[in-house]
RNA sequence: AUCCUGGUCCAGGAUGAACGCUGGCGGCGUGGAUAAGGCAUGCAAGUCGAACGAUGCGGUUGCGAUUACAUCAAGAUCGCGUAGUGGCGAACGAGUUAGUAACACCCUGGUACGUACCCCGAAGUCGGGCAUAACUUGCCGAAAGGCGAGCUAAUUCCCGAUGGUGCCGCAAGGCUAAAGCAGCAAUGCGCUUCGGGAUCGGCCUAGGUCCUAUCAGCUAGUUGGUGAGGUAAUGGCUCACCAAGGCGACGACGGGUAGGGGGGGUGAGAGCCCGUUCCCCAACGACGCAACUGAGACACGGUGCGUACUCCUACGGGAGGCAGCAGUCGAGAAUAUUCCACAAUGGGCGAAAGCCUGAUGGAGCGACGCCGCGUGCAGGAUGAAGGUCUUAGGAUUGUAAACUGCUUUUCUGCCGGAUGAAGUAACGUCAUUUAUGGCGUUAUUGACCGUACGGCGGGAAUAAGGGGCUGCUAACUUCGUGCCAGCAGCCGCGGUAAUACGAAGGCCCCAAGCGUUAUCCGGAUUUAUUGGGCGUAAAGGGCGCGUAGGAGGUCCGAUGCGUCUUCCGUUAAAUUCUGCGGCUCAACCGCAGAUCUGCGGGGGAUACGGUCGGGCUAGAGGACGUUAGAGGCAGAUGGAACGCACGGUGUAGGGGUGAAAUCCGUUGAUAUCGUGCGGAACACCAAAGGCGAAGGCAUUCUGCUGGGACGUUCCUGACUCUGAGGCGCGAAAGCGUGGGGAGCAAAAAGGAUUAGAUACCCUUGUAGUCCACGCCCUAAACGAUGCUGAUUAGCUGUCUCGAGUAUCGACCCUCGGGGUGGCGUAGCUAACGCGUUAAAUCAGCCGCCUGGGAAGUACGAGCGCAAGCUUAAAACUCAAAGGAAUAGACGGGGACUCGCACAAGCGGUGGAGCAUGAGGUUUAAUUCGACGGUAAACGAGGAACCUUACCAGGGCUUGAAAUGCGUUCGAAGAUUUCCCGAAAGGGAAAUCGUCCGGGAUUUAUUUCGGACGGGCGCACAGGUGCUGCAUGGUUGUCGUCAGCAUGUGUCGUGAGACGCUCCCUUAAAUGGGGUAACAUGCGCAACCCUUGCCUCGUGUUAUUUGUGUCACGAGGGACUGCCGUCGUAUAGACGGAGGAAGGUGAGGAUGACGCCAAAUCCGCAUGGCCCUCUGAUGCCCUGGGCUACACUCAUGCUACAAUGGCCGGUACAACGGGUCGCAAAGCCGUAAGGCGGAGCCAAUCCUUAGAAAACCGGCCCCAGUUCGGAUUGAGGUCUGCAACUCGACCUCAUGAAGUCGGAAUCGCUAGUAAUCGCGGAUCAUAAGGCCGCGGUGAAUACGUUCUCGAGUCCUGUACUCACCGCCCGUCACGUCAAGGGAGCUGGGAGCGGGUGAAGCCUCGCAAGGGGUCAGCCCGAGCUCGGUGACAUGGACGAAGUCGUAACAAGGCACGGGUAGCGGAAGCUGCUCGUG
Repeated sequence: AUCCUGGUCCAGGAUGAACGCUGGCGGCGUGGAUAAGGCAUGCAAGUCGAACGAUGCGGUUGCGAUUACAUCAAGAUCGCGUAGUGGCGAACGAGUUAGUAACACCCUGGUACGUACCCCGAAGUCGGGCAUAACUUGCCGAAAGGCGAGCUAAUUCCCGAUGGUGCCGCAAGGCUAAAGCAGCAAUGCGCUUCGGGAUCGGCCUAGGUCCUAUCAGCUAGUUGGUGAGGUAAUGGCUCACCAAGGCGACGACGGGUAGGGGGGGUGAGAGCCCGUUCCCCAACGACGCAACUGAGACACGGUGCGUACUCCUACGGGAGGCAGCAGUCGAGAAUAUUCCACAAUGGGCGAAAGCCUGAUGGAGCGACGCCGCGUGCAGGAUGAAGGUCUUAGGAUUGUAAACUGCUUUUCUGCCGGAUGAAGUAACGUCAUUUAUGGCGUUAUUGACCGUACGGCGGGAAUAAGGGGCUGCUAACUUCGUGCCAGCAGCCGCGGUAAUACGAAGGCCCCAAGCGUUAUCCGGAUUUAUUGGGCGUAAAGGGCGCGUAGGAGGUCCGAUGCGUCUUCCGUUAAAUUCUGCGGCUCAACCGCAGAUCUGCGGGGGAUACGGUCGGGCUAGAGGACGUUAGAGGCAGAUGGAACGCACGGUGUAGGGGUGAAAUCCGUUGAUAUCGUGCGGAACACCAAAGGCGAAGGCAUUCUGCUGGGACGUUCCUGACUCUGAGGCGCGAAAGCGUGGGGAGCAAAAAGGAUUAGAUACCCUUGUAGUCCACGCCCUAAACGAUGCUGAUUAGCUGUCUCGAGUAUCGACCCUCGGGGUGGCGUAGCUAACGCGUUAAAUCAGCCGCCUGGGAAGUACGAGCGCAAGCUUAAAACUCAAAGGAAUAGACGGGGACUCGCACAAGCGGUGGAGCAUGAGGUUUAAUUCGACGGUAAACGAGGAACCUUACCAGGGCUUGAAAUGCGUUCGAAGAUUUCCCGAAAGGGAAAUCGUCCGGGAUUUAUUUCGGACGGGCGCACAGGUGCUGCAUGGUUGUCGUCAGCAUGUGUCGUGAGACGCUCCCUUAAAUGGGGUAACAUGCGCAACCCUUGCCUCGUGUUAUUUGUGUCACGAGGGACUGCCGUCGUAUAGACGGAGGAAGGUGAGGAUGACGCCAAAUCCGCAUGGCCCUCUGAUGCCCUGGGCUACACUCAUGCUACAAUGGCCGGUACAACGGGUCGCAAAGCCGUAAGGCGGAGCCAAUCCUUAGAAAACCGGCCCCAGUUCGGAUUGAGGUCUGCAACUCGACCUCAUGAAGUCGGAAUCGCUAGUAAUCGCGGAUCAUAAGGCCGCGGUGAAUACGUUCUCGAGUCCUGUACUCACCGCCCGUCACGUCAAGGGAGCUGGGAGCGGGUGAAGCCUCGCAAGGGGUCAGCCCGAGCUCGGUGACAUGGACGAAGUCGUAACAAGGCACGGGUAGCGGAAGCUGCUCGUG
């Protein structure tokens, strides 16, 4: 990287919303979701005088009084009121959703019932009486209110009469009603009874109606009966008695949550979620109880009682109930006016007028929602300005603006101006049976509202924001910031170049809104009915028997339950959909149709399923015969091994391990022989085998016993399959009691190992392992694969039974059945794989799963002697966890191969002294970089000054050097002097010199311009300052290893593979063969250079010439070409010949794709940042430093000596260098060196000399030496301005350590190592370093086990920053949530006891008593919370501690169960699995 599984997140729609920013208009809707918390104030239910008496006021009249007018009064009458009696209403309307899981609701059916007002029908409305409010009067009280006495009316109440078709009763018979008022009247409105209707209700009922089984049993009026009571009515509704029933796994009982429906949101649908506004039903009215009145209530704006709260009070006592409309406080993220009107619609009362109506109609507030409109339209490029970006050209904002023309929705001013009005009253008229209705006329009724709408005028005028721009997801740049500040729905951004933060510009989306938050549906087939799964991802129960349940062979008949069809009823309206229509459109509204998938009833069909009945035999079972087997239980039995005891032989060890030790043994072990005893397990046979449901089962024999297979086709006749609960079985470990105990062996002890070693190894060793009986009940109890039936290619083993053929028999062969294996087709699968023993295709039933962790844990419950088992969560936390396969990397995995990798050798390093570098330390500074290999004699191929970048001090500021501009002075320039100073630098003076072109001018001279120089100013310079993690270029390393890629093709769902694997071969991916590969590229090789042999050519120099072994140049030569052996008779390997050279002759140059953010900003270049008139991080100078020195490391040199040192003598090179140079001869000096200056720009001269080692001769004689030369003293030489810090060399003197180097470690395979000297670069001088050169010149390689590195293939993997990986547990610290917890505390529901208001029932003449019940008190428990010292586990947390358990054979294979032990991961025992 892939495929799959699986969770998480997002894009959509919605809302009674809230919050942030913003806000022009209108229409239609909508608005206390929280505290069913508390409420000030006003209003929300009255009406009727045509029911009644009384009474106030006004009008008319008025016998009468008075009389001048006026006026008064009994009475009568009309009108308007009033408290009260009476009637009707107040049970509707309005509000809320607390309770309720229930006949509350929905749907269906029913009836043991009621029903005021309304309608229809029938009948009636007679006679009489007693009261009582009001009123008068007395009294009590603060008030609220109350008591007594007296009078009075009614449509109040009572009695009597009558009474039908009413009620009771078998009947006889008995019982039972009424009210009047208005009107002149007609008549109307009432009243009573009965019957019917309509409406509304009561009750019953099948079905539907949330979560929880960690709620499994519940129930005493409980279930039924009889009788009685009660009710409008059925009924345990209530009571007495009798019986003992009733409910429950189809979930009773308990707990939690919740008003239900029409409908609403979403969705393709099925579903899921919700129940706001509107409609229907229910319930409630501060909380609890109760009845009264009434047609109707157990009554929101009625009553009584109790409780809490609030208010008034004269303290005695009273009053109250906004979940009506407004409004207020509170709580809250949050929800409006103390508005107008009864004009319309509707309701109550009334004969009516009318009155009442916070229902309702309207207005107000809120972008809360939906819908509509607008904020202008057209033209306008030199593409203005400004902004932003820039590659400096330009691009973009952008026709955008300005500007020109136009329009006027909206706005504003003025004017006009509806619909909603129908009615009602009066009059007239017509029709009809009155009632009543139609028509006409007149009068009159509008809160909204002078509103909608229309007209005219004005003027672009009054009107745009919000969110976003990394991906998902439409839209990108610059600056700022620098893991900070911040963002974030998820993944994730931010550590100096941020499209992710903040700002700006630009862009995208939507728009009077835009975002955010919360919640629901969707996406999510992520609970899967539609529509998922369970071998390895989460998931098959450990196994069987079997109950309920579910499913069920074949034929016939019946039924018609399911099923199908048709009709009827219902499924309210609104909503939804379709069509049409009305508001300018739309939202909104009206009309019509569809839908409402359901339920009930009637008719019909009968294939399939069900049920009932009757048959059948293919399923299943039985009988008979044959048969295999470690199937089970019990008893007996055998040999080997082991241990012990005794005896014999025998002597010093044995045992054990990687090596050891503990241990045993001279008291005789081990070894060996004999005898005896003991317990446990059964070699060979033996297998890929057999049996069993699983666990599991093995010496042999006997007894008892379970299951299976085959054959015959005799019997039964679907008797079957599965199986929740249930019951039984169930390895090992473990527990109890009693035995037994040889070996083995948790624990324990000791010895080792180790940093430690509570382990691995060793020596011992107890439980246990064994037996009997009883428990436990779990395993990787696995085929990680439930059981049953059917269908679908084969090939090949094996066990067993049978048939056929054959045989004397057995075998062989063919066929059939059952079991057990391997491979494999179709098909399936994410892949791996499965594949007639399915993981294929169907059917039936059961079990189980739904992200990882927390956790198989807590709590609860059941079981257990215990250990513990079964059942089984949540908070919190993470953005994954996981399966299979792929490519790498890695392995203390495997195979093959290579390399001075090891080995075999030679010489070193590590020890000494010194040199050089590095670290460290020191310092004013000791400039900087480089840090395993791949830093450290590296940059540096050469620091006294310079270099130089560092430090101290002194100076300069357009600057030491560059370009341009302005201005000024002077041609340019040359020389000299003085002062301060360490110099740099600063200051002063003098002399010489006067250029080119144009103009002015007689000349002298002057002016302008040019080049050049100085001063001043402006742009700028300068920086070895930072970032090598922004870069270019260059370089190191793996590695001169043989690899690294691509095209096409093929295979695979895909990542990817093949090719490049395999065999042979090679130094080589070199070549050959084979091959789903065939080709190609970069690498390898070759081409290039040097060198070795030969030929030819040329000849400055060498040499006197010839010549040449020298130099230069061009060619030849080597190719496994030839022969032999091996080989696939290919590639090639080995041997040989020839040859100077042989299989790449030797050496060099040449370094694939890439790795290490490897190195370098101080070689150079370069982005960005930083320093610079604030006088330096720039520049100059003097001096110092880079050379310091307790130490450590690296690389070297010189040695330690006799293969040597010293002295003398004698030989032989090559590569190079030279004019600021190399320098000869000669002379001087012991020498370094000096003088000298021939020759040489070099095959010519010089360096150069005798190269050194070597060789010859001599001395030294094994010693701190004639080894070794450090160190130090003195005197010199040379370079250079200058050798103090701090140079090299010479001479004399001095003569340190060191006697071959611990652990460890380096180089080298031939002209190599070793050893010897020579040259060069750098360079004034200054090599022990570096780069080269030649001289002398070895040893060894059996081989690839091991170390290191590399390559190819296979394998494992939990790694991919790739083993320097990953990762586990304790401990310590911090944060969080949950469980336990001595207790403390609160809520809830019941139970028992006590007390017990009002009311009701009952006894009683009454007073009063009894019963019942709310409430209150007490008690023991139950249940759900809050809090809690303390102790426990868990999760999370950039850098804590201890170890290393797991992943590779993870270094002791891992894991499951169990037991013991241990700081911790863990270790060990027993048994099981292979993952």